[in-house]
RNA sequence: GAUUUCCUUCAGGGCAGGGUGAGGAGAGCGUCUCCAAUUCCCGACCGGUGGUGACGCCGAAAGGCGAAGUCCACGAGCGAUCCGGUGCGUCCGGUUCGCAGGAACUGGUGAAAUUCCAGUACCGACGGUACAGUCCGGAUGGGAGAAGGAAAGC
Numbered sequence: 001g002a003u004u005u006c007c008u009u010c011a012g013g014g015c016a017g018g019g020u021g022a023g024g025a026g027a028g029c030g031u032c033u034c035c036a037a038u039u040c041c042c043g044a045c046c047g048g049u050g051g052u053g054a055c056g057c058c059g060a061a062a063g064g065c066g067a068a069g070u071c072c073a074c075g076a077g078c079g080a081u082c083c084g085g086u087g088c089g090u091c092c093g094g095u096u097c098g099c100a101g102g103a104a105c106u107g108g109u110g111a112a113a114u115u116c117c118a119g120u121a122c123c124g125a126c127g128g129u130a131c132a133g134u135c136c137g138g139a140u141g142g143g144a145g146a147a148g149g150a151a152a153g154c
Base pairs, nucleotide, nucleotide: 001154003152004151005150006149007148008147009146010145017042018041019040023035024034025033026032027031044134045133046124047123048074049073050072051071055066056065057064058063069122070121077099078098079097080096082094083093084092085091104120105119106118107117108116126137127136128135
């Protein structure tokens, strides 16, 4: 210095303010008052991980650190079959198969950019609830991966 095994820890952010009122309650008799969507409307806010990255910072240099939600990939989800566990709860775990797995352009600079600069856009699992990227829930879960430690042997 590279490789293998084991252990520990870490590993997601976001509705300010306003409008409407499905629906409900009270009083009174076809009216009034109150509650009422973080989901609808205006508007606001957010961006996991690895790669790539003309840029920025540190350094004498070699290098190091940071830098894409929409470029290439990964993660998380739902259903079915079989097996095991079981507190017997469509509960927990594993295999296999199926489904889903989103979204960006234009101009500028330049040798080179869907990553820089400017502008205007777009996207976001499942269940619950007045229709949800942001509330509640599975989740004190899982996990892409990251950091550290130990051992072996070359």